[in-house]
RNA sequence: GAAGCGGGCCAGACCGCCGCUGGUGCAAUCUCGGAAACGAGGCACUGGAGGAAGGUCCGGACUGCACAGGGCGGCGUAGCAGCUAACGGCUGUCCACCGUGAGGUGAGGAUCAGAGCAACAGAGACGAGCCGAUUCAGUUCGGGUGAAACGGGCAAUCUCUACGCGCAGCAACACCAAAUAGGCCAGCGUUGAUGUGGCUCCGCGGAGCUGGCGGGUAGGUGGCAUCGAGCCAUGCAGCGAUGCAUGGCCCAGAGGAAUGGCGGUCAGGCCUGGGCAACCAGGUUCACAGAAUCCGGCCUAUCGGCUCGCUUCACAC
Repeated sequence: GAAGCGGGCCAGACCGCCGCUGGUGCAAUCUCGGAAACGAGGCACUGGAGGAAGGUCCGGACUGCACAGGGCGGCGUAGCAGCUAACGGCUGUCCACCGUGAGGUGAGGAUCAGAGCAACAGAGACGAGCCGAUUCAGUUCGGGUGAAACGGGCAAUCUCUACGCGCAGCAACACCAAAUAGGCCAGCGUUGAUGUGGCUCCGCGGAGCUGGCGGGUAGGUGGCAUCGAGCCAUGCAGCGAUGCAUGGCCCAGAGGAAUGGCGGUCAGGCCUGGGCAACCAGGUUCACAGAAUCCGGCCUAUCGGCUCGCUUCACAC
């Protein structure tokens, strides 16, 4: 210098103006919506998408229901050792395969329990036998084909072994709580109620009326996002995944769903033009994508850039 292998990180920066949304404080407990529950409204300060927020494929937290114990069945996992809340994840290592190598890939338990399967070739493919020669005797020897000819293979066919797994999911679930209908209780009512026409009374009419309680629905609140399997730094233990200790920090949260728009400066990239080139001018704001109960993984998508370690080849000293 070229070609590669394996990690880690970033995902334009800054300023101004106008908005959207969460929190805290200020304050009359004021106004508005609503039957209520509850929600909204001003000002100031402050927080406001991702490495995958995605697919919803695994594992958990949480919640409800179910649940004596054991077995059968079903589903899943599979070298060995470890990490973890848990895992089908991760780490280390053995073995097999691929690569010159750094390294990568692996559905890697069991065929002395049982069943099933084996293309083409071959007389015969899982039952033992068949062909030729030979012997007292299936006694001995040989046999083309084929991955495999009687001793084996396949468990990515059933099966066996070991281990794990109750079911559903935040539209879970808990609380507050209308109208209408239905339920229960009490009182009044065929000795005429409620209703209704003229309204001290007289008619019409004919079986309900009034109040209370409780359940469910609409609606509202919580769950839900300032305290955790949390983030950052340092140290220690360990090959490592990871664990422990100390210090610091508080870091989105709606529920028809906020996280935006405009302008400017600078730095990348790309495009166009000019130039031998260095470079100059103009244009373009530019990948995948967007939280919805939360967390750990896996997988998939992704313009481009930075950085660390290592390998092979070539050259120079």
Molecule: Bacterial RNase P class A
Organism: Rhizobacter sp. J219